[in-house]
RNA sequence: GAGGGUGUAGCUCAGUGGUGGAGUGUGUGCCUAGCAAGCACGAGGUCCUGGGUUCGGUCCCCAGCACCUACG
Numbered sequence: 001g002a003g004g005g006u007g008u009a010g011c012u013c014a015g016u017g018g019u020g021g022a023g024u025g026u027g028u029g030c031c032u033a034g035c036a037a038g039c040a041c042g043a044g045g046u047c048c049u050g051g052g053u054u055c056g057g058u059c060c061c062c063a064g065c066a067c068c069u070a071c072g
Stems, first nucleotide, its partner, number of pairs: 001071001003069005010024004018055001026042005048064005
């Protein structure tokens, strides 16, 4: 320098053009003599940034940024 991939909850990752989920972690309660485990409920997100297409974009298109990968 040119190519490919990834970017979503604290962490690991799903997800699909129609108001965003799981596991784990975390908070509260139940249970226990107490702790752990278990059970119930809850909080936590500008879906990397900007623009475009669309009635509607986390998803499609373009550019940028960060990381990974392979080539030179």

About this RNA: A computed fold for a 72-nucleotide RNA from Camelus ferus, annotated as transfer RNA. The same sequence occurs in records of 3 taxa. Its Rfam family is "tRNA". Rfam classes the family as a transfer RNA. Its mean pLDDT, the model's own confidence on a scale to 100, is 82. The sequence is in RNAcentral, with records from Rfam. NCBI's taxonomy places the organism under Eukaryota, Vertebrata, Teleostomi, Theria, Camelus.